[in-house]
Predicted 3D model of a 136-nucleotide RNA (c-di-AMP riboswitch aptamer (ydaO/yuaA leader)) from a bacterium. Its Rfam family is "c-di-AMP riboswitch aptamer (ydaO/yuaA leader)". Rfam links the family to the GO terms cyclic-di-AMP binding and regulation of gene expression. Of the family's consensus pairs, 92% are formed in the model.

RNA sequence: CAACCUACAUCACUGAGUCCGGGCAACGCCCGGAGCGGGGGAGCACUAGGGUGGGGUGAAUGGGCCGGUCGGCCCUAGGGUGACUUUCACACCCGAACCCGUCAACUAACCUCGCAAGUGUCACGAAAGAGGACGA
Numbered sequence: 001c002a003a004c005c006u007a008c009a010u011c012a013c014u015g016a017g018u019c020c021g022g023g024c025a026a027c028g029c030c031c032g033g034a035g036c037g038g039g040g041g042a043g044c045a046c047u048a049g050g051g052u053g054g055g056g057u058g059a060a061u062g063g064g065c066c067g068g069u070c071g072g073c074c075c076u077a078g079g080g081u082g083a084c085u086u087u088c089a090c091a092c093c094c095g096a097a098c099c100c101g102u103c104a105a106c107u108a109a110c111c112u113c114g115c116a117a118g119u120g121u122c123a124c125g126a127a128a129g130a131g132g133a134c135g136a
Base pairs, nucleotide, nucleotide: 011120012119013118014117018034019033020032021031022030023029024028035115036114037113038112039111040110053103054100055099056098057097062075063074064073065072066071078094079093080092081091082090084129085128086127087126088125
């Protein structure tokens, strides 16, 4: 000096999952506010029977093949990233999981819940637009 790896910070990504104020036995939790997101919400109560019940969050649906099952492979509706926005081009990915519990169409009033979790893509693709900085 270069490459690679690890940690922290900045910054950035998926996602609603952020910000402000106050408090505490204090690095986490609680209360309030703002903001964002979700659910319920148009008879009530009781009893009996039936059904492959029905429903919600999420992009995450559907199909084919292998397989006794678990599971695996391929494709796909749909979704994401490549550091302002949109379009095009190219490239790389995801296409899960969980919950309610016999019950819920939509929806005004109204009621209510959440604010997690997990990560590390670029550094010169083009066009149009927007914004900022510096200098005069």